Small-subunit ribosomal RNA from an uncultured bacterium, 1534 nucleotides, folded computationally.
RNA sequence: AGAGUUUGAUCCUGGCUCAGGACGAACGCUGGCGGCGUGCCUAACACAUGCAAGUCGAACGGAAAUAAGCUCUAAGCUUGCUUAGAGCGAGUUUUAGUGGCGCUUUAGUGGCGGACGGGUGAGUAACGCGUGGGUAACCUACCCAUAAACCCGGGACAACCCUUGGAAACGAGGGCUAAUACCGGAUAAUCUUAAGAGCUGGCAUCAGCUUUUAAGGAAAGGUGGCCUCUGUAUAUGCUACCGAUUAUGGAUGGACCCGCGUCUGAUUAGCUAGUUGGUGGGGUAAAGGCCUACCAAGGCGACGAUCAGUAGCCGGCCUGAGAGGGUGAACGGCCACACUGGGACUGAGACACGGCCCAGACUCCUACGGGAGGCAGCAGUGAGGAAUUUUCCGCAAUGGGCGCAAGCCUGACGGAGCGACGCCGCGUGAGGGAUGACGGCCUUCGGGUUGUAAACCUCUUUUAUUAGGGAAAAAGGCAAUCGUGCUAACACCACGGUUGUUUUGAUGGUACCUGUUGAAUAAGCCCCGGCUAACUACGUGCCAGCAGCCGCGGUAAUACGUAGGGGGCGAGCGUUGUCCGGAGUUACUGGGCGUAAAGAGCGUGUAGGCGGUUGGAAAAGUCAGGUGUGAAAUUCUUCGGCUCAACCGGGGGACUGCGCCUGAAACUUUCCGACUGGAGUGCAGGAGAGGGAAGUGGAAUUCCUAGUGUAGCGGUGAAAUGCGUAGAUUAUUAGGAGGAACACCCGUGGCGAAGGCGGGUUGCUGGACCAAAACUGACGCUGAGACGCGAAAGCGUGGGUAGCAAACAGGAUUAGAUACCCUGGUAGUCCACGCUGUAAACGAUGUCAACUGGUUGUUGGGGGUCAAACCUCGGUGCCACAGCUAACGCAAUAAGCACUCCGCCUGGGGAGUACGGUCGCAAGACUGAAACUCAAAGGAAUUGACGGGGGCCCGCACAAGCGGUGGAGUAUGUGGUUUAAUUCGACGCAACGCGAAGAACCUUACCAAGGCUUGACAUCCUGAGCUAUAGAAAUAUAGUCUUCUUAGUUUACUAAGACACAGAGACAGGUGGUGCAUGGUUGUCGUCAGCUCGUGUCGUGAGAUGUUGGGUUAAGUCCCGCAACGAGCGCAACCCCUACAGCUAGUUGCCAGCAUUAAGUUGGGAACUCUAGCAGAACUGCCGUUGACAAAACGGAGGAAGGUGGGGAUGACGUCAAAUCAUCAUGCCCCUUAUGUCUUGGGCUACACACGUACUACAAUGCCCGGUACAGCGAGUUGCAAAGCCGCGAGGCAGAGCUAAUCCCUUAAAACAGGUCCCAGUUCGGAUUGUAGGCUGCAACUCGCCUACAUGAAGUUGGAAUCGCUAGUAAUCGCAGGUCAGCAUACUGCGGUGAAUACGUUCCCGGGCCUUGUACACACCGCCCGUCACACCACGAAAGUCGGCAACACCCGAAGCCGGUGACUCAACCCGAAAGGGAGAGAGCCGUCGAAGGUGGGGUUGGUAAUUGGGGUGAAGUCGUAACAAGGUAACCU
Repeated sequence: AGAGUUUGAUCCUGGCUCAGGACGAACGCUGGCGGCGUGCCUAACACAUGCAAGUCGAACGGAAAUAAGCUCUAAGCUUGCUUAGAGCGAGUUUUAGUGGCGCUUUAGUGGCGGACGGGUGAGUAACGCGUGGGUAACCUACCCAUAAACCCGGGACAACCCUUGGAAACGAGGGCUAAUACCGGAUAAUCUUAAGAGCUGGCAUCAGCUUUUAAGGAAAGGUGGCCUCUGUAUAUGCUACCGAUUAUGGAUGGACCCGCGUCUGAUUAGCUAGUUGGUGGGGUAAAGGCCUACCAAGGCGACGAUCAGUAGCCGGCCUGAGAGGGUGAACGGCCACACUGGGACUGAGACACGGCCCAGACUCCUACGGGAGGCAGCAGUGAGGAAUUUUCCGCAAUGGGCGCAAGCCUGACGGAGCGACGCCGCGUGAGGGAUGACGGCCUUCGGGUUGUAAACCUCUUUUAUUAGGGAAAAAGGCAAUCGUGCUAACACCACGGUUGUUUUGAUGGUACCUGUUGAAUAAGCCCCGGCUAACUACGUGCCAGCAGCCGCGGUAAUACGUAGGGGGCGAGCGUUGUCCGGAGUUACUGGGCGUAAAGAGCGUGUAGGCGGUUGGAAAAGUCAGGUGUGAAAUUCUUCGGCUCAACCGGGGGACUGCGCCUGAAACUUUCCGACUGGAGUGCAGGAGAGGGAAGUGGAAUUCCUAGUGUAGCGGUGAAAUGCGUAGAUUAUUAGGAGGAACACCCGUGGCGAAGGCGGGUUGCUGGACCAAAACUGACGCUGAGACGCGAAAGCGUGGGUAGCAAACAGGAUUAGAUACCCUGGUAGUCCACGCUGUAAACGAUGUCAACUGGUUGUUGGGGGUCAAACCUCGGUGCCACAGCUAACGCAAUAAGCACUCCGCCUGGGGAGUACGGUCGCAAGACUGAAACUCAAAGGAAUUGACGGGGGCCCGCACAAGCGGUGGAGUAUGUGGUUUAAUUCGACGCAACGCGAAGAACCUUACCAAGGCUUGACAUCCUGAGCUAUAGAAAUAUAGUCUUCUUAGUUUACUAAGACACAGAGACAGGUGGUGCAUGGUUGUCGUCAGCUCGUGUCGUGAGAUGUUGGGUUAAGUCCCGCAACGAGCGCAACCCCUACAGCUAGUUGCCAGCAUUAAGUUGGGAACUCUAGCAGAACUGCCGUUGACAAAACGGAGGAAGGUGGGGAUGACGUCAAAUCAUCAUGCCCCUUAUGUCUUGGGCUACACACGUACUACAAUGCCCGGUACAGCGAGUUGCAAAGCCGCGAGGCAGAGCUAAUCCCUUAAAACAGGUCCCAGUUCGGAUUGUAGGCUGCAACUCGCCUACAUGAAGUUGGAAUCGCUAGUAAUCGCAGGUCAGCAUACUGCGGUGAAUACGUUCCCGGGCCUUGUACACACCGCCCGUCACACCACGAAAGUCGGCAACACCCGAAGCCGGUGACUCAACCCGAAAGGGAGAGAGCCGUCGAAGGUGGGGUUGGUAAUUGGGGUGAAGUCGUAACAAGGUAACCU
């Protein structure tokens, strides 16, 4: 730091996804150790049990006891208790008891503390929190400092005793008693209150100080010690300490107020009656509507009030480069809460977690009458949940409460336990070790890899095991003594030091150290298609499955599963969830709006925002310096401590903020003044479909009346409906009615803000422009809300209605046609007055103003000129530079460069939909979501392809012709059907007389039946075999037998090889599958003229250019031009045949002249023909015309041939997953006594039918008969076969000649000249069938060919449709060859005879080039829309129904504070001798407020619901074909 994903490819826009980090986590697999942290995120759900707040006897009166207790030793066992013994130890007084004092314990009174510490985050959107200020508006127990004082009295109540109620909890009555409990009085101040005076200060009320007067208001003792004073043997004294009082100050903690900051929703826009303010009063520690009475009518709000939802806030934590975003566990600060709601009491402090009262819900006890309780303290339980620990140890340390202290209490805290939950550290061994072992996996079978990995050898011992040693964390307390202070004092006490003594550890015998044993006790998880590091095999076969995105899987899966191997991390690894990042994808830093999402339809204008030149002042913003604060912890940095690290400690920095002081004055701002350039006013002009009103005009359509006139008119692609003999209408004449619209002029001309505005005239009226200079002096720009205008359609009321024309009707078209076309036709279109408020309301481009090269039109005005040219201002166009843009394009009328203000956008669909609200008569408009779903949707441009787009051009493409096919019969191929099998392949052109250049057997692949199994065929290995003897056996010896070749030796044998045989296994074999795994070969577009490359240039790029353009050509053929210049594969040429002449050569060919013959037969000839070699010939070369001075075209001459002379071979880049696994080759799969191989027979030849291709015909341009004539290509020894003879014939006998210019096939046939037939199913036609024969062949039945005789079918020129051919061609005629034993209507060739037509390119088909449109790229056989049917999903509506929440009105009204009353009650004070009274207090009662509860109608929100509505999704459903091309009616908006 980026990457993947839209496309055939490209650039852009834009979303989705990934790689990183983090976590109080959870789940899966796995799991050795330690340190440090951390652990109910859910039910603020309910809680059993234990503990978490007590302490003081030095405040007090009692009560109980007189020993308790501690240490050591021994024994026992339930190992922390019991028993026994010893030691220390507090008793004393009194004769004794009682009593007193002392010691120990302590229920009660009293004091202090239970407001801290600990928990939780429900509530709270708030001065709650954060930050900075204020209090001249406040309080503060304990603590500190200073000053002072501590005097005199009084009466009770608990405990206790007695009586008594109750199950209990808990009381009731009577009697006694103490205090640091309570009360009265005195005294005092710098205290409080009231009134007054003065000084100083301040910020308004005021504050501080000094002073005068009046009133009010304090206290408590305890303990130790001592005898200096008093006084006396003890204190009423002194003293120390503790405690208590007053005042001032401090410290600490709190309270209140204020500025700023602090989530979302406007589909929440208005809220508020104690509400806002004032006055009086009350209340509080204190300001204040905090409360109350009265008065006024205010206060808050688009800078978001109110309402609703959500939420504890912060330091921080996570992430990020930062700005930000998310978060608020643990630690720290603040707040709130303590079962739910309300309330106060006590107190310095609470409206109080482990206090009280009341109400409610719940749980428990109960004797049913009543009571008790509150784990969101620590453990723990249940429940919930994906999920979160021990009912542990200790007060040794730190801290807290009480106490003089010892000490007691402390689930705070210190520790341990559980959990890989996190971070950090360590280990699971180290070194050597190649035959690169075995095994596994792969393999091209050679090997590779696992892999120095293992084994093996030598070491080490962290950890583990076991044994031993063993810390720090401890400081204190007590005693003695010294010093200082206090004091009368050497006492006591306080503080500090020294010494002594006795001790204190939960963790824990832990950390750590030492030894022992021994490699011993210790490795997994995920991934391996791309992103993204890491590949093979097998299995599976769109199945099973994977998947974060793209996407894998349909028989060769690096993507599924397994294995081997590899990669990553490692006591962990993956997955899931959440947050930030990447995402510049909400853009402050840092985005956009012509076409991708996005400029409001247009204007006027409020708030707000922004604002010209200049002088001065101020100092709010701004900037600088200083200062206070910004808690600690954290982060960063440095140093240090645990062996390191995590962790911890010390220092520094930082905390970007806020406040205060001082200063600067450029800019913004504010104030004062000036200016004229922005803006505006008046004077002078001209232009204009600007607006609105009232008159008015002619042309045309329609209708009416009348006339002439007659059969049609009208309409269409063609028709019909319609009108018309009752007289239409085209036609024509005259007159009239009525409505609407204004031809020509008319123009990328004008005007208007936009919508929009067009005959002409006259009033009214808005705006813009220009010219001259006069005036005002920033008066300006934009503009949320608001207000106004706003096409067409539509709505309301009333008119009007000629034409046109939704709906509707009819006629056509069509498969259908609720359309397009036609005939009619109503709303509407028009007018008036209202409403609606939308359009593709578009320049798809908001407004204002400034700046920035040019060219050329046009319009209005001014200057200028004789007229022009020219200059200038305003408007409106085209082209184009810089610049911008993704590109297209924009370009002074910006989409350039910068500024101002407003509006709008943030993936596609759902959806401009639903709900809610506002507006509307309605239609509907404005505002405007979510669930769900997809990985795209989209813009511009590129290359193709396509178009029922265009242009140019070509082709037997059409046309013009000739002849066919389609009808018949037959042949042949195919489909279908049949069959045991009818083997297989080929399927539009480009399958179908095709593979097959020839199925009776064979072929043959198919079927039936019967055989064979190392095989019909190939390679390798072993053995040769048999008999006899010996031996257990291996083996040895002897005998016998077989073919050929070679070598040795040559009698015979040996060796090798071959053939053959046998055996075992490797293997053979497969016309079995896959042509969609392949090679090779072939077809086709197409013998069409195209297809590309290098360099350069252009473009961000795909790509373009070249190759386009003007001509020309059969041709990308050539010429010219040109940012291209060249080149390659194609075209052409080179090759073959053919057409001409020449030269050479003449045998088997030829014969002019000379001989000769029946005959070129023979001699001879080499002229001719011919043969087959060479060289030549044709090149637009020559002439003319045209053309651009070109290329070239046209005409002509010459020539055998003339414009590539004719024909052939030759087939570019590519397309069709075209054809072929059955020519061959071949990967993989499959069969292996069979899917191989052999044999016999059958089948491929079937036959209702359909199609293709041919043959023969239908006849007279013909058939038949006999006669006469002329070819060429070829073939031949397993062959062609002559002459001759036989047969009607097929053919037979026979065999000359020929390995071929020699012989033979071989008589060519049409033709020609005669004859016959006479238009008919025939003398046409020949199918079919019968009989008799011939040939080939082992074989002719299925199933060959031929002959003769007989038979004599359909067929009389062929519907729709369709094929070939442009000259030696079509048509027609025969001949030859291959295949082949035989079989040809087929195929391949050959020659003979030999036409017609082409105006031309409109149309059909195919093709080429250019251009255009495109939503296609599998490329139009494309894409794609909607209804219906089915399944699933989410949502809306819905009669209703069930809840929640917050208010409101009324009722009831607990506890309690407050107020009133208080006839009842009452110890302290006063009066009184007393009784009694007074003062004061209280019970009770009444009242205000008041929680819960009740009633009621509404609000809001959620769940559910018969039914219903649309929406989304879903390999192969139905109907059509709306859109994309002119998409076949251009499309689209309202």